About this RNA
The part of an RNA shown here (large-subunit ribosomal RNA, domain II) has 698 nucleotides and comes from a Terriglobia bacterium.

Context: one part of a larger RNA
RNA sequence: GCCUGCGAGUCACUGACAUGUCGCGAGGUUAACCCGGGUGGGGUAGCCGCAGCGAAAGCGAGUCUGAAUAGGGCGUAUCCCCUUUUUGGGGUGUAGUGGUGUGUUGUGGACCCGAAGCGGAGUGAUCUACCCAUGGCCAGGGUGAAGCGCGGGUAAGACCGCGUGGAGGCCCGAACCCACUUAGGUUGAAGACUGAGGGGAUGAGUUGUGGGUAGGGGUGAAAGGCCAAUCAAACUCCGUGAUAGCUGGUUCUCCCCGAAAUGCAUUUAGGUGCAGCGUUGCGUGGUUCACCACGGAGGUAGAGCUACUGGAUGGCCGAUGGGCCCUACUAGGUUACUGACGUCAGCCAAACUCCGAAUGCCGUGGUGGUUAGCGUGGCAGUGAGACGGCGGGGGAUAAGCUCCGUACGUCGAAAGGGAAACAGCCCAGAUCGCCGGCUAAGGCCCCUAAGCGUGUGCUAAGUGGAAAAGGAUGUGCAGUCGCAUAGACAACCAGGAGGUUGGCUUAGAAGCAGCCACCCUUGAAAGAGUGCGUAAUAGCUCACUGGUCAAGUGAUUGUGCGCCGAUAAUGUAGCGGGGCUCAAGCACACCGCCGAAGCCGCGGCAAUCCAUUUAUGGGUUGGGUAGGGGAGCGUCCUGCAUCCAGCGAAGCAGUGAAGUGAUUCAACUGUGGAGGGUGUGGGAGUGAGAAUGCAGGC
Numbered sequence: 001g002c003c004u005g006c007g008a009g010u011c012a013c014u015g016a017c018a019u020g021u022c023g024c025g026a027g028g029u030u031a032a033c034c035c036g037g038g039u040g041g042g043g044u045a046g047c048c049g050c051a052g053c054g055a056a057a058g059c060g061a062g063u064c065u066g067a068a069u070a071g072g073g074c075g076u077a078u079c080c081c082c083u084u085u086u087u088g089g090g091g092u093g094u095a096g097u098g099g100u101g102u103g104u105u106g107u108g109g110a111c112c113c114g115a116a117g118c119g120g121a122g123u124g125a126u127c128u129a130c131c132c133a134u135g136g137c138c139a140g141g142g143u144g145a146a147g148c149g150c151g152g153g154u155a156a157g158a159c160c161g162c163g164u165g166g167a168g169g170c171c172c173g174a175a176c177c178c179a180c181u182u183a184g185g186u187u188g189a190a191g192a193c194u195g196a197g198g199g200g201a202u203g204a205g206u207u208g209u210g211g212g213u214a215g216g217g218g219u220g221a222a223a224g225g226c227c228a229a230u231c232a233a234a235c236u237c238c239g240u241g242a243u244a245g246c247u248g249g250u251u252c253u254c255c256c257c258g259a260a261a262u263g264c265a266u267u268u269a270g271g272u273g274c275a276g277c278g279u280u281g282c283g284u285g286g287u288u289c290a291c292c293a294c295g296g297a298g299g300u301a302g303a304g305c306u307a308c309u310g311g312a313u314g315g316c317c318g319a320u321g322g323g324c325c326c327u328a329c330u331a332g333g334u335u336a337c338u339g340a341c342g343u344c345a346g347c348c349a350a351a352c353u354c355c356g357a358a359u360g361c362c363g364u365g366g367u368g369g370u371u372a373g374c375g376u377g378g379c380a381g382u383g384a385g386a387c388g389g390c391g392g393g394g395g396a397u398a399a400g401c402u403c404c405g406u407a408c409g410u411c412g413a414a415a416g417g418g419a420a421a422c423a424g425c426c427c428a429g430a431u432c433g434c435c436g437g438c439u440a441a442g443g444c445c446c447c448u449a450a451g452c453g454u455g456u457g458c459u460a461a462g463u464g465g466a467a468a469a470g471g472a473u474g475u476g477c478a479g480u481c482g483c484a485u486a487g488a489c490a491a492c493c494a495g496g497a498g499g500u501u502g503g504c505u506u507a508g509a510a511g512c513a514g515c516c517a518c519c520c521u522u523g524a525a526a527g528a529g530u531g532c533g534u535a536a537u538a539g540c541u542c543a544c545u546g547g548u549c550a551a552g553u554g555a556u557u558g559u560g561c562g563c564c565g566a567u568a569a570u571g572u573a574g575c576g577g578g579g580c581u582c583a584a585g586c587a588c589a590c591c592g593c594c595g596a597a598g599c600c601g602c603g604g605c606a607a608u609c610c611a612u613u614u615a616u617g618g619g620u621u622g623g624g625u626a627g628g629g630g631a632g633c634g635u636c637c638u639g640c641a642u643c644c645a646g647c648g649a650a651g652c653a654g655u656g657a658a659g660u661g662a663u664u665c666a667a668c669u670g671u672g673g674a675g676g677g678u679g680u681g682g683g684a685g686u687g688a689g690a691a692u693g694c695a696g697g698c
Stems, first nucleotide, its partner, number of pairs: 001698006011108003015105010027048003033042003052059002062074004079091004111249002114246001118239006129213009138203001140172003143168001147164006176200003180197005215231001217227003252632006262275005276382002278379007289368008302355001303353002309349003313345004321337001322335004385411004389406006416427003431604004436600003442594003445578003451591001453590006464580001470564002474561010491548005497521003502516003527542001531540002605622008633687001635684010651671005656665003
C1' cells in the first nucleotide's frame, strides 16, 4: 500500500416544548404498594384541566391598588339574535388529559477517537548520584624536598660543599579510568559504536562485594544533571469514558425548497446569545412586487463665492509700521521697503454654500398579474467571505493591499459555450432521452465548426502580437498664413562695397573678447555684421541682390495609422501554434454562415396551480453547499398468517429481466449440501472509502 472483517446521534427520566396518531372527554390519569400463574385485577394519595386577582391573609367573575361606590392594572372565550344611552337577556357553546411514534431540548461520558496534565494508593537506588562497611588494583623509568652524616666556615651561629635519604593532588609511560580531535557509521555490526591520535595514571585515584537515602522526595565538585534506554517532578494501577469554545472522522436511495459569511453584545474576536437571511405547519389577503400618474422630504454630483466661513495669485490704490532727511517740541519732507481696507481680474474647499440635479426614498391612486408580503409555532445553518463594476476613506489617486456604501453582478452553492490554459470576466442558469432545428458571447486561411466574403480607405512597423516622459523632413486626411511665369524654393555663376580699423576699452580689439551707439553714401544689392577663423590683421561664409533654370515652394494648426525611447535569467517564449502584408492587421459599412446543457421540435418523468366530463386537458416549475421538509430501499431478531426445500434451502459464480434509484426476480445455468422465503405488525449492536482509524492476511 491493497484486501477482508470491525468502526461513530444511543439509552434512562410518571423530564420539557412542538407535532402525527389512539383512548376517554368537563374531565383525564394513576404512583408506591397489594392480590395473582399472568401482559390480568385492585390501589384516587398525587398531577394536569374546568377562574381569576393579590407579596400575602384573603376575596372571587371579579380582584389588586386606594380614603374611595374614583381612575388604573390583570381577568371575565368567540359569534349570532332581541332590546338598546349605559347595559341587560337568550341561543351557540369553551378542551383537556393519558398513552404511543417523530423532531428538538435538559440532566447524565451523551455522535466517535485524540491531549499535555491533576489527585490517590503503591513499586523501584541490580542503571545512575552521593554516603557507609569491608576487600582488591596501579608494569617500568625519571626527578631528588625535609631530615641525617662528614668536611669547610664562625667568637658561637648563620651559611657553603660532598654524601646519605626518598618527599610530591611531581615528571615520562602500560594495565586501569576518561572521552579532547578527526574519519567512518547514520533503514548502523551497535537505541551512542569502530579506527587513528588524545587526557589522567600514589590520587579530590580506580574498582569488587554488601548496605543506606524515594517522587514536590532523594542525590547533585551544580549540567535542571541523575533516580532502570523514561525526569522543570520516575514508573504502575485507580479517580477516568478527566476536560478539549480545538483538529480529524461520521456508513443506503429518490423528490421539493434552499441560505449566510451582516448588525448589536460578549475576559469577545476561528466561540456564543438575540436580530437578519432558509425551511416547514397554521392563520391572513391585493397587503408584497413592477410600471404609470400625482404629491412630498432632502443638500450629494455639479456649480458658485463683493452670498457666508476660510484658503490663495496678479494689477491699481495706498492707511499703518519701518528706513533716510530735517528737527527744542508740535510738526514736516522723502522712500526699488512693509502692506491692512477698498477695488479689478482669475481661482480653491470632506468638516464653505446665494444655488442645485439625475437616481434613490416616502405617501396616495390606477394598471398588470402569482413575484411574493404579513402574523404566529417546530427545526435550522450562518455570524473567516472572494473578485469584478460604480461612489468613497486609509496607502504612494501602490498592491491579487485594507476598510465602508451600492433593491449592483458573479463565485461561494453553478455545470455548459467564449477568454489558448484560467472560482469571481463575457454569454448563459444543466428534469431525462434524440446521429433534429434557430441563435448568444465569440468566431469563420490551416490546426478547428463556419467567408484566404463584398465595398472604400489606412498601416510597412510583423505595427497588429506589452509601456511613459520626451524626440523625429515616416505617411494619409482637413485647415490657416506666406512667396511664386512681373519667375518663387533648391542648386549653380557673380556681387556682397565706401566713410571706417565707428566710438570706448585694450598690449592688440580692424563686422565677429567686452561696453555704447547702430548713422550716412554709392547702388540691383550689401548688417557699423550670421557663423568659422587670426596674437591682431588676413582668409572663408551668411544675410541681401543680379543672372541661369523652370513650377510649385515654405511656415504652422488639428487629426488617423505608424517610428525611436525598449534591458534578465533552461529554449524562440509579450499572436495558443503554423503562418499572415490591396492581410489571415486596423477603421467604417454590408451580406452570409458557424457556434452552448440557452430557445424551439419530438417523446418520457416529477412537483404545483387552474379547470372540469374524475381521468383527462391547460399553465408554470424541476442547478444546488450548509440546512429544512417529504417518500422509500436494504440488513439482523421477533409476533401472526401463509408458503418453499435432499425430486436440492441459504451462500457463491455467470447470463437475462424489472425499477428514477437504494435495490429486486417464486427467471435460468453451474456450484453448494440444510435450511429458507412472502404478506402484515413490532424491535434494533441496521447500511463505510476516508478518522497519520483497529485486527488479521498478502

It matches the Rfam family "Bacterial large subunit ribosomal RNA". Gene Ontology terms of the family: structural constituent of ribosome and ribosome. The full RNA is in RNAcentral, with records from ENA. Its mean pLDDT, the model's own confidence on a scale to 100, is 82. The source organism's lineage runs through Bacteria, Pseudomonadati, Acidobacteriota and Terriglobia.